[in-house]
Context: one part of a larger RNA
RNA sequence: GCCUACGAGUUACACCUCACCGGCAAGGUUAAUGAUUUAAAAUCAAAAGCCGUAGCGAAAGCGAGUCCUAACAGGGCGUUCAGUCAGUGGGGGUAGACGCGAAACCUUAGUGAUCUAUGCAUGGUCAGGAUGAAGUUCUGGUAACACAGAAUGGAGGUCCGAACUGAUGUGGGUUGAAAACCGCUCGGAUGAACUGUGCAUAGGGGUGAAAGGCCAAUCAAACUGGGAGAUAGCUCGUACUCCCCGAAAUGUUUUUAGGAACAGCCUCGAGUAUAACGUGUUACACAGGUAGAGCUACCAAUUGGGCUAGGGGGUGUCACAAUCUACCAAACCCAGAUGAACUCCGAAUGGUGGAACAUAAACUCGGGAGUGAGGCUCAGGGCGCUAAGGUCAUGGGCCGAGAGGGAAAUAACCCAGACUAUCGGCUAAGGUCCCUAAAUCUAUGUUAAGUUGAUCAAACGAUGUUCAAUCGCUAAGACAGCCAGGAUGUUUGCUUGGAAGCAGCAAUCAUUCAAAGAGUGCGUAACAGCUCACUGGUCGAGCGAUUGAGCGCGGAAAAUUAUCGGGCAUCAAACGUAGUACCGAAGCCAUAGAUUCGUUCGAUUUAUUUCGGAGAGUGGUAGGGGAGCAUUCCAGCUGCAUCGAAGGUUCAACACGAGUUGGGCUGGAGCGGCUGGAAAAGCAGAUGUAGGC
Numbered sequence: 001g002c003c004u005a006c007g008a009g010u011u012a013c014a015c016c017u018c019a020c021c022g023g024c025a026a027g028g029u030u031a032a033u034g035a036u037u038u039a040a041a042a043u044c045a046a047a048a049g050c051c052g053u054a055g056c057g058a059a060a061g062c063g064a065g066u067c068c069u070a071a072c073a074g075g076g077c078g079u080u081c082a083g084u085c086a087g088u089g090g091g092g093g094u095a096g097a098c099g100c101g102a103a104a105c106c107u108u109a110g111u112g113a114u115c116u117a118u119g120c121a122u123g124g125u126c127a128g129g130a131u132g133a134a135g136u137u138c139u140g141g142u143a144a145c146a147c148a149g150a151a152u153g154g155a156g157g158u159c160c161g162a163a164c165u166g167a168u169g170u171g172g173g174u175u176g177a178a179a180a181c182c183g184c185u186c187g188g189a190u191g192a193a194c195u196g197u198g199c200a201u202a203g204g205g206g207u208g209a210a211a212g213g214c215c216a217a218u219c220a221a222a223c224u225g226g227g228a229g230a231u232a233g234c235u236c237g238u239a240c241u242c243c244c245c246g247a248a249a250u251g252u253u254u255u256u257a258g259g260a261a262c263a264g265c266c267u268c269g270a271g272u273a274u275a276a277c278g279u280g281u282u283a284c285a286c287a288g289g290u291a292g293a294g295c296u297a298c299c300a301a302u303u304g305g306g307c308u309a310g311g312g313g314g315u316g317u318c319a320c321a322a323u324c325u326a327c328c329a330a331a332c333c334c335a336g337a338u339g340a341a342c343u344c345c346g347a348a349u350g351g352u353g354g355a356a357c358a359u360a361a362a363c364u365c366g367g368g369a370g371u372g373a374g375g376c377u378c379a380g381g382g383c384g385c386u387a388a389g390g391u392c393a394u395g396g397g398c399c400g401a402g403a404g405g406g407a408a409a410u411a412a413c414c415c416a417g418a419c420u421a422u423c424g425g426c427u428a429a430g431g432u433c434c435c436u437a438a439a440u441c442u443a444u445g446u447u448a449a450g451u452u453g454a455u456c457a458a459a460c461g462a463u464g465u466u467c468a469a470u471c472g473c474u475a476a477g478a479c480a481g482c483c484a485g486g487a488u489g490u491u492u493g494c495u496u497g498g499a500a501g502c503a504g505c506a507a508u509c510a511u512u513c514a515a516a517g518a519g520u521g522c523g524u525a526a527c528a529g530c531u532c533a534c535u536g537g538u539c540g541a542g543c544g545a546u547u548g549a550g551c552g553c554g555g556a557a558a559a560u561u562a563u564c565g566g567g568c569a570u571c572a573a574a575c576g577u578a579g580u581a582c583c584g585a586a587g588c589c590a591u592a593g594a595u596u597c598g599u600u601c602g603a604u605u606u607a608u609u610u611c612g613g614a615g616a617g618u619g620g621u622a623g624g625g626g627a628g629c630a631u632u633c634c635a636g637c638u639g640c641a642u643c644g645a646a647g648g649u650u651c652a653a654c655a656c657g658a659g660u661u662g663g664g665c666u667g668g669a670g671c672g673g674c675u676g677g678a679a680a681a682g683c684a685g686a687u688g689u690a691g692g693c
Base pairs, nucleotide, nucleotide: 001693002692003691004690005689006688011095012094013093015092016091017090018089019088020087022085023084024083027051028050029049033045034044035043036042055062056061065077066076067075068074098237099236101234105227106226107225109224110223111222117201118200119199120198121197122196123195124194125193126191128160129159130158131156135152136151137150138149139148140147164188165187166186169184170183171182172181203219205215206214207213240628241627242626243625244624245623250263251262252261253260254259264371265370266368267367268366269365270364271363272362278359279358280357281356282355284353285352286351292345293343294342299339300338303335304334305333306332308329310328311327312325313324314323315322374399375398376397377396378395379394381392382391383390404415405414406413419593420592421591422590424589425588426587430583431582432581433567434566435565439580441579442578443577444576445575446574452569453568460554461553464551465550466549467548468547469546470545471544472543473542481538482537483536484535485534487511488510489509492506493505494504517532521530522529594618595617596616597615599614600613601612602611603610629682631679632678633677634676635675636674637673638672639671640670647666648665649664650663651662652661653660654659
């Protein structure tokens, strides 16, 4: 993991509440108990008691009223409305209360020291080697000691190292050979040593050279029984079918935040009821200060100019006065212009009201819920960095609870809401070279970058290329190239060691000319030299500058060789514009069928009962409601079976389905149907339990 069996909303109650179905009814009903009788039961008696028929007040009390009050005022609660006793069902309460699950707590209940901790008693064990304390003897030495040397001696939580005991490092082992081991290595090894046997200490207790260690593979309080089905706002699981409707992730409060209570949203029943209300549209009437706009209309902030108080600075005869100012600047003037917490203004949308029309819901009461972690996207906003798959509130959509087509794949994007069937049709989004259904479609442009072919790129740079516009030059010959000239006063003046067009400063004239700067760049120490502007010739038709737009280029670095989904594609299979055709979904249509319904028509019936047609529906999680199938047993009625029951297996038919029926084979003795009743009443899940594989 699979198979088989088992496995979770039950039962009780003089309880509460609602619905349905019955009895009786201003009443309803018995309980204990007794009697009769019996197989069980049942019947009768029994009104004690309970509920209802009157309320109000804390109460005395009063009473269709009563209470507060001085009150005859005012107000609160009443005065109208049928109950009660059974049965069944939905919910609640009390009980273990749908099932399994703690860690823990208590016990005036016990069991444990054969493991281990410590102690006591009594025993046992420690190869071999090394070192050589005290003491003693001898010799030397001293006045005598001291002291020195040599022997002897054999001390020690002494040394090396087996047994023994431990466990330092490392390797193996890690579903092990082993629930702590094996190999190598290592510590102690006459001691606070190790060890046998017996005994002692017991659970808030022991023992502990102290690690919260150890107390039988269990220890921050052992183990076994009991309280006990502890409690679990937590996790997991919770079993047959079909039909109808269908949420929420919000508000308030919460020792509350992953839980609850009340409200909101769902469902079922009853009523409002053919009148009002709900929803939509239209016009009308209202309220408003957003978007925008504006600001010599306020407040706040603000740019330039003018004007001009005040201030700074300069000049000023000691001080004033005075005067100047490319300084700062209030108020005022002109022009410009900002604001969520500015407004002289001011929409759209939205909101409110009554009306008309349309539509089909709405509200109230009662039974049952679930939800109270939401998410993405679009719009306008707050916070944040005009960051986030961020966060907060508002409005819409979708997912949640929504399948289908498109976006390669992809909850939310685009299209579109799946009752069933069809080898029928038309379309949506999106597509039409091949993978791959449909155009290698038509017309006309653009791109050369494989740009691009759904999916990120900027500032900036550039004779890429196409289109448009403006300005200028040009047959009186432009632009580019080539040939020729490019001069004189003059080496302008100053500066300088030098400065001659060309270090720098000032000036930048005049002449001759077709034209030629007191010189565009290179160059020299300075000159020289080369060149340009400018002019002529040659040539013979466009040239130059600027601006805007389209598509491209660079800018451009990421982790597997690496992607347009791939192959691949260049007058396209890329990017624009215009158009025609086709493909394309569970959308729509067609045909047939099923089913639901506060709608409607016809027929029918004891019965809004049944049948048929029309119409509108039939995605769905939590959840509400409805109708059924199957299993076991009981009662009544009725059947089958050795001419073969149940069970097994296989095939067929029927039913929307749970399932039912029939045939064959097997099997060998019981088993059904109908109408009711009662439940140990349906398994895929619970790291479910037991067995098997």
This is a predicted structure of a 693-nucleotide part of an RNA (large-subunit ribosomal RNA, domain II) from Saccharimonadales bacterium (SeqCode). RNAcentral holds the full RNA, with entries from ENA. The coordinates come from a structure-prediction model, not an experiment, and the mean pLDDT is 83.